[in-house]
């Protein structure tokens, strides 16, 4: 100095695991904006093509030559002009020299000693530089320039003459240089080094320029030569490091390695001849593939990971492939020749060109700059030097392309202006923001000063200093005086002016900092992941406010991080991806005990080296900061030397406890070969016998009178081994073994030795063995059985049942195969860590060794669970994962006879796939309970007829809602009109009612008359009071809507259900959801109680409390009642409050007492009471389900309409009719029907301003009801004399005296109205229907069935409905198997929208990537032939030829030329290989609402799954063997 998380898989959790973010960073691009200033950086793509200019020259102090300023002289001559000399500044092509191999650019290619890093060169080189030592002597020769002639369009030559040098070439001298023989020395053994002797060989410019001197000789200096040394640059070689594929496993003939010989600066198969067979590979040769490699740079807490721009080093390249020349250096970016490919000129004969130098063009691309300025500094180049070249370089220019800096005001300033948003209309925010007023002046703008970067040299005048006779010069150093600046009038610095010219992106639903309105309506969109939108959208678009960042801001794109998500630090593999089917065993890998040795490994000390820059620490300069300089500061790596010896190594000697080995004994379904048995199945023969047998849920196919099938003797033939023997044995490496008996073979445990001495573990490749299906050949075949035939079932039934039956199941081959839920879903090995129990072997036993199981502490684990037979703490080795699918698939290899096995990708898709658990839901899963659920009963309902609702039809309208139980005699507790919400037509338009402002009016209601269906509409009329009121008008705000939305909503309601649940605190238990309390044993109607208990306690519900009824008792007596006493027709009336009775207070009932049984609660059973175990009803509905019902009761958001979806009227319609459902009413008759007859309830209900109500009693009328009148605002009067029921009569089993349906006539009521479309009476007429499939409902005691009575709605009515009320008044219940629903508990689940769930697969449809494919196109590399440009080497018979030798011929030597080799390009062959297409085809993936089943998840309705085989639209069926990752159920 240092490590941070979150979202996403679930109804919830824990894990596992992938995706995705927030950070840093970039040679970036893009979008939207853009004030300044500094440093920096700027083709990542076509190593693509390039115009146009420049990037390398320089040196007259080498050389000749030419031009020629200027100046002197001179001649022709008067000026003046020409024209000669000499001096000559300056420039110039040319020969010479040095330079050009540097500097600059870029990465094509190269997986290599390329590159790094260390080392070696005693196997080398070195121009210019520097330092020492010695020279610098004497001849030669030829050329260019130039001139003549000359060829060519050009480019560029040709011949012939002439000439110089620091060109060239012999000589001379010279060695401590080179080569050759010798001696000797040296120990890093050598081809070396040092000494040494002898002999041969090798050099140069008499050069330039100054000085001095009469000259000569001299001296300086620059050059030159020959040696030696350094420096600085480079050749070469060596260890060690450097990417990806094994779906590339062999590679290699100059290869590997000698020996001669050549080559080169040098070591070497560098070359090249012969002899030898070598060498590289699993520690990955060789092949493909991709890549310049490092300092560094990004990142990271390291450790890694990524890159290899700018800056540096190193390498490789220069259009593309080949060569070599020159040279110190090159196989040469801006030379050279040759061949291709292109581009350009041409007179068609020929010729020119290489920007991956700086600009700049075109072109590719997302995308990358001026065709600037200067040598002023640094640098290089040449030159004595001035200088002169220098796109290196210093500057500037463009670019927001990074980074750093700075600014776009700053203090005051509430009427919190005005406007914008929004608003609960009060307000609130933008906001102290603006304005305003007071400053500043940074930057800007216009003015003024104005830099550092510049001293070096060179001049000039002087000291030192060494050499010289001197003069000079050199070298050092002072002093003088001077020159030089692109950048630039730039950078600071002043003055003036003046808030003046300077803010933008991006987000705001979570992660994530920051919200709201409008608009959009699953549409337009948005999205990094999960996800947003389908009418109130913090999630899309705007706006307005809020948040971040800032001259940037945001997305893209790519890197590391987060990711311990390949894990050395730092993971896993029982079920989550992961243990190879088992074993043997090679290389590797790891390896007991004890002494010595050595010091690789390892530890420490020094030393070097790790360039520079970067980094980091410490400091300084640019106001700061980026940026920049200074540091003998610091890091890591290699390297050497030297110490240290504990552990590992290596070695030496040794042990005995791993390990084996003897001895002895013992055991088992161990293994292979032979043979042997008996039971049962078939079949065959025979007898006996006589009709069926078989088989299923039930049936059939089939078998039988040709005699089955039973039975009963015999035969045969094969294939498997009952009892023993089993919930737990045994053995075997696994797979896997089970009747007997024998030979032969393994191995395990025990016990005991006086041997052997680490000989072990593991185990990539590699060998072996491997169930069952399969295969092949050949035997065998008794049952059994894939396919395959029949039959059944079933919408179908390619299956689940049933009869048949082939392959195959046995057997044989040193036969293939090679795979499985081959499983303990758990590698082998050794060590250690409580136990208890069973039960196998060894032992006489006790122990004690060895196997099998179960249960269990510690401890692990996500848990589930493992626990000495570990999934525990350790160590060793080998295997093998890394998200789902796509795929164990393709392709390629490798084995197989085939089936098929191993091996084993990628595109493409998805955000999750997944594992244990935990609540729940659910099951053709399990127990336990409970309910008119069933059963037992009763009446019915489904058949009839009508009455109502609903569907549908149908209509102008048939308004609207309600929809399995929980819609349908609901909502409607009354549709003729009204209602009314509909349809038609006629009006109205601030409205039929509601509040306000304004304005006007004087008159309004109100009556009357006319039109008209009405609603309105015109008209007429009367008066009293009023004049801020009211009305009325008009006109703005508004009203109004039974329009929508019950999926925005309050609030009611229904259902599960009056079922007995639901839950909190708090503690305990679990990592966690969550459990526990609520569970277990009882018990009850009840989670009632009790009781045991990590639970204790307490809510909400159940009980109770409340009403009605049941009994009693008191108060209290009217309108009630009436025992007694009077009275009446009559409780009428007096009395009277005793009963009844009313309605207020109390009582009473608590399992309280008794007996049994129980621990208790509590049952049972008696009493006791009017009631006894909740006495009987009834309100009462827990926590929640159903987006359940309802905007059409009301209320209420948001939308929608506003001369209409408001209102008003008349008339239709909501009553409409082939049909289906549901609820009831009447019936079908004799328990009846119809007649007569003063039996007996109860709840209720009735008229007070006006309308108006029940109505007694009379009187009419067959009646319905009319006409009178009377009482009651009600315990008074009225409705109201109930029916059924009893008694009596009559019908006499029939479509009837049942049963009333439909029509018809006549009437009554109610109303404005009764036709669509009321009731209700009277005659009359008389339908269907004999008790009702299939289903089906209600009901458990005053209940069911039966009978009437009342009431609300209401003018009146569809009322047989609803809602109460009384009367009569029953059967049954064995009991919970089974249907329904419910509780509780347990199980499985792949469900959680919760079984109405999930979900598999052919098929049809679009779309996408992929494979195969006749073929066909290209690349890129090999190998073989054929060819052979330039070139360089050998060789040479033709030509030529200055130096040197020779008198000459001529030689030597050299070109040229031909000629071989050797080679690039290029052709042609044949294979491999890698990619592009490729008619068609094959799967695979994706896709709201296709088709066909329903295979899996429950026992998923046949348990499912593995392997294999066979078969079928299709999921998938059947055969073998095997697993449990199977439910349910028995048992000691």
């Nucleotide at each position: 100095a240092u490590u941070a998380g979150a979202g996403u898989u679930u109804g919830a959790u824990u894990c596992u695991g992938g995706c995705u973010c927030a950070g840093a960073a970039u040679u970036a691009a893009c979008g939207c904006u853009g004030g300044c200033g500094g440093c920096a950086u700027g083709c990542c793509u076509a190593a693509u093509a390039c115009a146009u200019g420049c990037a390398a020259g320089u040196c007259g102090a080498a050389c000749g030559a030419g031009a020629g300023c200027g100046g002197a002289g001179g001649u022709g001559c008067u000026u003046g002009c020409a024209u000669c000399u000499c001096c000559a500044a300056u420039c110039u092509a040319g020969u010479g020299g040095c330079g050009a191999a540097c500097g600059g650019g870029u990465g094509a290619g190269u997986a290599a000693c390329g590159c790094g890093u260390a080392u070696c060169u005693a196997a080398c080189c070195a121009a210019c530089c520097c330092c020492c030592a010695a020279g610098u002597u004497g001849g030669g020769a030829a050329u260019a320039a130039u001139c003549a002639c000359u060829g060519g369009a050009a480019a560029c030559g040709g011949u012939g003459a002439c000439u110089a040098a620091u060109u060239c070439c012999g000589a001379a001298u010279a060695a401590u240089c080179g080569a050759g023989a010798g001696g000797g020395a040296u120990a890093u053994u050598a081809a070396g080094u040092c000494c040494u002797u002898c002999u041969u060989c090798u050099a140069a410019a008499a050069g330039g320029c100054g000085c001095u001197u009469c000259a000569a000789a001299g001296c300086g200096u620059c050059g030159c030569u020959c040696g030696g040394g350094g420096a600085c640059g480079g050749g070469g070689a060596u260890g060690c490091g450097u990417u990806g594929u094994a779906u590339u496993a062999g590679c290699u003939a100059g290869u590997u390695g000698g020996u001669g010989g050549g080559g080169u600066a040098a070591a070497g198969g560098c070359c090249u001849a012969c002899c030898a067979a070598g060498g590289c590979a699993a520690c990955g040769a060789u092949a493909c593939a991709u890549a310049g490699c490092c300092g560094g740079c990004c990142u990271g807490a390291g450790a890694g990971g990524g890159u290899g721009a700018a800056c540096g080093g190193c390498c490789a390249c220069a259009c593309u492939g080949g060569g070599a020349u020159u040279g110190a250096g090159a196989u040469a970016c801006g030379g050279c020749c040759c061949a291709g490919a292109c581009u350009c000129c041409u007179a068609c004969g020929g010729g020119a060109g290489g920007c991956a130098g700086c600009a700049g063009u075109a072109a590719g691309g997302a995308a990358u700059u001026u065709u600037u300025c200067g040598c002023a500094a640094u640098g290089g180049g040449c030159g004595c030097a001035a200088g002169c070249c220098u796109g290196a370089c210093g500057a500037a220019g463009c670019a927001a392309u990074g980074c750093c800096g700075c600014g776009u005001g700053a203090u005051c300033g509430a009427u919190g202006a005005a406007g914008g948003u929004u608003u609960u209309c009060g307000g609130a925010u933008c906001g102290u923001a603006a304005a305003g007023a007071u400053c500043u002046g940074u930057u800007g703008u216009c003015g003024g000063g104005g830099a550092a970067g510049a001293a070096a040299g060179a001049c000039g005048a002087g000291a030192c200093g060494a050499a010289g006779a001197a003069a000079u010069g050199c070298g050092u150093u002072u002093c003088g005086a001077u020159a030089u600046g692109a950048c630039g009038g730039u950078a600071c610095c002043u003055g003036g002016c003046g808030a003046g010219c300077a803010a933008g992106u991006c987000a705001c639903g979570a992660c994530u900092a920051a919200u709201u309105a409008c608009g959009u309506g699953c549409c337009a969109g948005c999205a990094g992941u999960c996800g947003c939108g389908g009418u109130a959208a913090u999630a899309c678009g705007u706006g307005a406010g809020u948040g971040g960042c800032a001259a940037g801001c945001g997305u893209u794109a790519u890197u590391c991080g987060g990711a311990u998500u390949u894990a050395u630090u730092g993971g896993g593999c029982g079920u989550a991806u992961a243990g190879u089917a088992u074993g043997c065993g090679u290389a590797g890998a790891c390896g007991g005990a004890a002494c010595g040795g050595g010091u690789a490994g390892u530890c420490g000390u020094u030393a070097a080296u790790u360039c520079a820059a970067g980094a980091c620490c410490g400091g300084g300069g640019c106001u700061c900061a980026a940026c920049c300089c200074c540091g003998c500061g610091u890091a890591u790596g290699u390297u050497a030397a030297c110490g240290a010896u504990a552990c590992u190594u290596c070695u030496g000697u040794u042990c005995u406890u791993g390990a084996g080995a003897c001895g002895g004994g013992u055991u088992g379904a161990c293994g292979u070969u032979a043979g042997u048995g008996g039971a049962a199945u078939u079949u065959c023969a025979u007898g006996u016998g006589g009709a069926g047998c078989g088989g299923u849920g039930g049936a059939a196919u089939g078998c039988g009178u040709u005699g089955a099938u039973a039975u009963a003797u015999g035969a045969a033939g094969g294939a498997a081994c009952a009892c023993c023997a089993a919930g737990a044995u045994g053995c075997g490496a696994a797979g896997g073994c089970a009747a007997c008996u024998a030979a032969c073979g393994a191995g395990u445990c025990c016990c005991g030795u006086a041997c052997u001495g680490a000989c072990g573990u593991u185990g990539a490749g590699g060998c072996a063995u491997g169930a069952g299906a399969g295969c092949a050949u050949g035997g065998g075949u008794a049952g059994c059985c894939a396919a395959u035939g029949g039959g059944a079932u079933u919408a179908g039934a390619u299956a689940c049942c049933c009869c048949a039956g082939u392959a195959g199941u046995c057997c044989a081959u040193a036969g293939c195969u090679g795979u499985a839920a081959a499983c303990g879903a758990u590698g082998a090995a050794c060590a250690c860590u409580a136990g208890a129990u069973a039960u196998c072997g060894g032992u006489a036993a006790c122990g004690c060794c060895g196997g099998u199981g179960u249960c269990g502490c510690a401890g692990c684990u996500a848990a589930c669970g493992c626990g000495u037979u570990a999934a525990g703490u350790g160590u060793u080795c080998c295997g093998c994962c890394u998200g789902g699918g796509g795929a164990g698939u393709a392709c390629g290899c490798a084995c197989g006879c085939a089936a098929g096995u191993g091996u084993a990708a990628a595109a493409c898709u998805c955000a999750a796939a997944g594992a244990a658990a935990u609540u729940g839901a659910c099951g053709g899963g399990a127990a336990a309970c409970c309910g008119c659920a069933c059963a037992a009963g009763u009446a019915g309902u489904g058949g009839a007829g009508c009455g109502c609702g609903u569907g549908g039809c149908u209509u102008a309208a048939u308004u609207c809602g309600a929809a399995g139980c929980a819609a349908c005699g609901c909502g409607a507790a009354g549709a003729a009109c009204c209602u009314u919400a509909c349809c038609a037509g006629g009006g109205u338009u601030u409205g039929a009612a509601a509040u306000u402002g304004a304005c006007c009016g004087c008159a309004a209601c109100g009556c009357c008359u006319u039109a008209g269906a009405a609603a309105u509409a015109a008209g007429g009329u009367u008066g009293a009071g009023g004049u801020u009121a009211a009305c009325g008008g008009u006109u703005a705000a508004c009203a109004g809507a039974u329009a929508g939305u019950g999926c925005a909503u309050g609030g009611c309601u229904g259902u599960c259900g009056u079922c007995a649940g639901u839950u909190c605190g708090u503690g305990c238990c679990g990592u966690g959801a969550g459990g526990u309390g609520u569970c277990g044993g009882g018990u009850u109607a009840a989670g009632u109680c009790c009781u045991u208990u990590a639970a204790c306690g307490a809510a909400c519900g159940c009980a109770a409390c409340c009403c009605c009824u049941g009994u009693c008792g008191u108060u209290a007596g009217u309108u009630g009642c009436u025992a007694a006493c009077a009275u009446u027709u009559a409780g009428u009336u007096g009395a009277g409050u005793a009963c009844u009775u009313u309605a207020g207070c109390g009582a009473g009932a608590u399992u309280g007492c008794c007996g049994c049984u129980g621990u208790a609660a509590a049952g049972c059973g008696g009493a006791u009471g009017a009631a006894a175990g909740u006495g009987g009803g009834g309100a009462u509905g827990a926590c929640g389900u159903c987006a359940a019902g309802u905007c059409c009761g009301u209320a209420u958001g948001c939308u929608u309409c506003u001369u209409a979806c408001a209102c008003c009227c008349u008339g239709g319609g909501c009553u409409g009719c082939a049909c289906a459902c549901g609820c009831g009413c009447u019936a079908c008759a004799a328990u009846g029907g119809c007649c007569g007859c003063a039996a007996c309830a109860a709840c209720g209900a009735g008229u007070u301003g006006a309308u108006u109500g029940c109505u007694a009693c009379c009187u009419c009328g067959c009646g319905a009801g009319a006409g009178g009148a009377u009482g009651c605002u009600a315990a008074u009067c009225u409705c109201u004399g109930a029916a059924a029921a009893a008694c009596g009569g009559u019908c006499u089993c029939a479509g009837u005296u049942c049963g009333g349906a439909u029509c018809g006539a006549a009437g009554g009521c109610u109303g404005c109205a009764a036709u669509u479309c009321g009731c209700c009476u009277u005659c009359g007429u008389g339908a269907a229907g004999u008790c009702g499939g299939a289903a089906u409902u209600a009901c458990u005691a005053g209940u069911a069935a039966u009978c009437c009575c009342a009431g609300a709605u209401c003018a009146g009515c569809u009322a047989c409905g609803c809602u109460g009320g009384g009367g009569u008044g029953a059967a049954u219940a064995c009991g919970u198997u089974c249907u329904c629903g419910g509780u509780u508990u347990u199980u499985g689940u792949a469900c959680a929208c919760a079984c109405c769930g999930c979900c598999c697969g052919u098929c049809a449809a679009a779309c996408c990537a992929c494979g195969a494919a006749a073929g066909u196109u290209g690349g890129g590399g090999g190998c073989g032939c054929u060819g052979g440009a330039a070139g360089u080497u050998g060789g040479u018979a033709u030509c030529c030829u200055a130096a040197c030798c020779g008198c000459a011929a001529g030689g030597a030597g050299g070109g040229a030329g031909c000629u071989a080799a050797c080679c690039a390009a290029a052709g042609c062959g044949a294979a491999a290989u890698c990619a592009g297409c490729g008619a068609u085809u094959g799967g695979g993936g994706u896709u709201a609402a296709g088709u066909c089943g329903u295979a899996a998840c429950a026992a998923g309705g046949u348990a499912u799954c593995c392997u294999u085989a066979c078969g079928u639209g299709a999921a998938c069926g059947u055969g073998a063997g095997g697993a449990u990752g199977g439910a349910u159920u028995u048992u000691a």

Model confidence (mean pLDDT): 82 of 100. This is a predicted structure of a 1532-nucleotide RNA (small-subunit ribosomal RNA) from a Mycoplasmatales bacterium. The sequence is in RNAcentral, with records from ENA.